Small-subunit ribosomal RNA, 3' minor domain from a Rhodocyclaceae bacterium, 145 nucleotides, folded computationally. It was read from a public genome assembly. It matches the Rfam family "Bacterial small subunit ribosomal RNA". Lineage of the source: Bacteria > Pseudomonadota > Betaproteobacteria > Rhodocyclales > Rhodocyclaceae.
[in-house]
Context: one part of a larger RNA
Formats: sequence, structure tokens, C1' cells
RNA sequence: CACCGCCCGUCACACCAUGGGAGUUGGCGGCACCAGAAGCGGGUAGCUCAACCCUCGGGAGGGCGCUUGCCACGGUGUGGUCAAUGACUGGGGUGAAGUCGUAACAAGGUAGCCGUAGGGGAACCUGCGGCUGGAUCACCUCCUU
Repeated sequence: CACCGCCCGUCACACCAUGGGAGUUGGCGGCACCAGAAGCGGGUAGCUCAACCCUCGGGAGGGCGCUUGCCACGGUGUGGUCAAUGACUGGGGUGAAGUCGUAACAAGGUAGCCGUAGGGGAACCUGCGGCUGGAUCACCUCCUU
């Protein structure tokens, strides 16, 4: 590149990240219960023993065994959290030359905008209330020359 301007939304295509999603898979905690190796602690009828005591009978003490408490791993149930994944689905972003219209910018061709309600392929339209950040015309008040 200055109206042969600018510009809005749906739709189509491509890519990107993302929300929802029946769920699925995994990680890490919580809670309840089951179970409980080895070890450690407690108890101890049974078995057993060289050191100590001894009246030679035994006693003290130890070991084994038994039992009990704690407890790792494991199991069952329940709930939490994080991550991955998931048919389908919602919008978002980006992308020289796609589609439909033309909403906004000039009074943008119905002034625009805000709130709200209804409606509509889409930008939007309509109703009600509000604002001037509206053009034009006329009048009034004030200020300046």
C1' cells in the first nucleotide's frame, strides 16, 4: 500500500497443549483385621549339664525344649493421593492465498455500548432498563476571541 480500507463469528483442513470421561494399569501413604520367620524380652511343668555351694542326696546357675510379648515379609478388606492410559466429548491456541455471511469502525448504512431475558447457521437479532465514550438540525445558558 490510506473505504478497491479495516474487520467479526460459525464451518472446513493441519498441528499443538489442555478440561470432562465408563474405566484400565501402576507408584506411595492411611486405617482395620489375619498370619507371623529369624532375633530380642518375659514365663517355665519337661529333658539335660564339667567348673560354684554341698551333709554327695541335692542346691544355685546354665543349655535344650515348651510357652508368651514385640515384630520384617506376606495376605484380606476399605478408603486417600499421584502418575500413565482411555471409546467418546468440550472449548482454547497457531497456521500466505478454503466456505458462509457483514456484526463493529463514517450517522458503518437499524448510532454504539453496558446489564438482563428470549431467539437464531454464524457473526448476531429482538424486548426492557441504563450510559454518551453518538453524528445531524434547532433552541437555551456559560466561557473565549